[in-house]
A computed fold for a 75-nucleotide RNA from a Kiritimatiellota bacterium, annotated as transfer RNA.
RNA sequence: GCCGGCUUAGCUCAGUGGUAGAGCAUCGGUUUUGUAAACCGAUGGUCGGGGGUUCGACUCCCUCAGCCGGCUCCA
Numbered sequence: 001g002c003c004g005g006c007u008u009a010g011c012u013c014a015g016u017g018g019u020a021g022a023g024c025a026u027c028g029g030u031u032u033u034g035u036a037a038a039c040c041g042a043u044g045g046u047c048g049g050g051g052g053u054u055c056g057a058c059u060c061c062c063u064c065a066g067c068c069g070g071c072u073c074c075a
Stems, first nucleotide, its partner, number of pairs: 001071007010024004018055001026042005048064005
């Protein structure tokens, strides 16, 4: 340099055009002599940045950045 994949809650990940979700974590409650576990509930997101298409974009297109992998060059 070229090709491909990935970027969504604190962490790990779903969600392929029509109200953004789950598990774990955190906080509160129930239970327990107490703790853990279990159960119930709550909090938590400018969906990597910018632009475009569309009535409508996490989703499609362009561009930039970051991460991962492969290829090529370096006589």

The sequence was found in a public genome assembly. Model confidence (mean pLDDT): 81 of 100. Its Rfam family is "tRNA". Rfam classes the family as a transfer RNA.